[in-house]
RNA sequence: CGAGCCCGUCGGACGGCCGCGCCGAGCGGCGAGAGUCGUUCGUCGAGGAAAGUCCGGACUCCAAAGGGCAAGGGUGCUGGAUAACGUCCAGGCGGGGCAACCCGACGGAAAGUGCAGCAGAGAGCAGACCGCCGAUGGCGUCCCGAUCGCAACAUCGGGACGAUCAGGCAAGGGUGAAACGGUGAGGUAAGAGCUCACCAGCGUCACGGGCAACCGUGGCGGCUCGGCAAACCCCACCCGGAGCAAGGCCAAGCAGGAACCGGUUGCCCGCCGAAUGGUUCCGGGUAGGCCGCUAGAGCGCAGGGGCAACCCUGAGCCGAGAUGGAUGGCCGUCGUCGACAGAAUCCGGCUUACAGACGGGCUCGCCGC
RNA sequence: GGCGACGUGGCCGAGUGGUUAGGCACGGGUCUGCAAAACCCGGUACACCGGUUCGAUUCCGGUCGUCGCCU
Numbered sequence: 001c002g003a004g005c006c007c008g009u010c011g012g013a014c015g016g017c018c019g020c021g022c023c024g025a026g027c028g029g030c031g032a033g034a035g036u037c038g039u040u041c042g043u044c045g046a047g048g049a050a051a052g053u054c055c056g057g058a059c060u061c062c063a064a065a066g067g068g069c070a071a072g073g074g075u076g077c078u079g080g081a082u083a084a085c086g087u088c089c090a091g092g093c094g095g096g097g098c099a100a101c102c103c104g105a106c107g108g109a110a111a112g113u114g115c116a117g118c119a120g121a122g123a124g125c126a127g128a129c130c131g132c133c134g135a136u137g138g139c140g141u142c143c144c145g146a147u148c149g150c151a152a153c154a155u156c157g158g159g160a161c162g163a164u165c166a167g168g169c170a171a172g173g174g175u176g177a178a179a180c181g182g183u184g185a186g187g188u189a190a191g192a193g194c195u196c197a198c199c200a201g202c203g204u205c206a207c208g209g210g211c212a213a214c215c216g217u218g219g220c221g222g223c224u225c226g227g228c229a230a231a232c233c234c235c236a237c238c239c240g241g242a243g244c245a246a247g248g249c250c251a252a253g254c255a256g257g258a259a260c261c262g263g264u265u266g267c268c269c270g271c272c273g274a275a276u277g278g279u280u281c282c283g284g285g286u287a288g289g290c291c292g293c294u295a296g297a298g299c300g301c302a303g304g305g306g307c308a309a310c311c312c313u314g315a316g317c318c319g320a321g322a323u324g325g326a327u328g329g330c331c332g333u334c335g336u337c338g339a340c341a342g343a344a345u346c347c348g349g350c351u352u353a354c355a356g357a358c359g360g361g362c363u364c365g366c367c368g369c
Numbered sequence: 370g371g372c373g374a375c376g377u378g379g380c381c382g383a384g385u386g387g388u389u390a391g392g393c394a395c396g397g398g399u400c401u402g403c404a405a406a407a408c409c410c411g412g413u414a415c416a417c418c419g420g421u422u423c424g425a426u427u428c429c430g431g432u433c434g435u436c437g438c439c440u
Stems, first nucleotide, its partner, number of pairs: 001365010012334007020045002023042008047340001051351002054349005059243004066269004072239005077091005092106001093104004107234002112232002114228002129173002131169003136166003139162009181199006200224001202221008247291004256282006262272003298317002301314005370439007379393003387423001395411005416432005
């Protein structure tokens, strides 16, 4: 200098003017008051994703949210972190990259059931189309020997040939996503883990390392037992349901009527309740206010522990809370432009969208000293 | 704001691992003097992007869209 990897921060800044919302303080109007309206000043006023609502919690109600069984759902290497998690960290294994590093729904297929279209001989304790052989048994041809006979035929025995029948084989060709280890040698009629050597893989035993997942070394075994569980299923662990339109209170208004009855979302136990009550339906009325509501698993800083996620301690800080729903507009300077997008109970994650800027660490290549 | 369901040609709608049925509509043809009806033939249909699998409309994850419920 070029190419690339990882981690983190920000995502317009400053000034002026005008405007909006919450809160606090002052003044004025109304009101008995609580308050409310107007006005002035001051503080604060969207995000890294506020989004998707995909997970996990807090909170509220279902009595406490209790026990067991069943059903249903979820998670899935090991250890740790955490309030919890499907998240995060570290490690193992597998895959990718020269490397920094990245990716992985990564339990079980020798518990059982099931699936594999088309092609192909055969697709799950497989199979024989082409091919190879035809040892063994048969058939045909030829030869030799024996018996009868002059000879031929016939019968019996032996041998050779044929690939003709039975039969043997799975090495090679071919089909497929997938065909029951690979290479070499021996062996054979031809072949084959049939046997042997080496290699790959599986199981098992012992020893060593590690908390563990797992790894290493050596012995033995049959030689080899395939794929799919994001198919049913099995194993281990986890999960009660609903959601702030939860739920509680006040005010206004109206017209009541009918049916049914314990609740705890299936069952058992336990518990609570038992009609001035509850559930459902029909009809009628209202379209108002308050609480929940924002100080919290909070934020950054310093010290300490830990490889890390994270935890502990200390002093400090308060950074939105609306309810037709505020956070905007204009001008100037920074040389010009400004991405994705906006709270609605809150928090921890994941995922998705995103112009650009900055900081730190690392890898590879080339050149120079 | 919260919760749930769904997405297959122009429309309706079946299929839920192995070439996506059927009806209506549309286009062409036969028939007819011309039409209608009838008959025959036809078309780039599984919302989009990834993953699992030999193979995905189907199973899993994400994105987009549509509909319904709640005071």
Molecule: RNase P RNA; transfer RNA
Organism: bacterium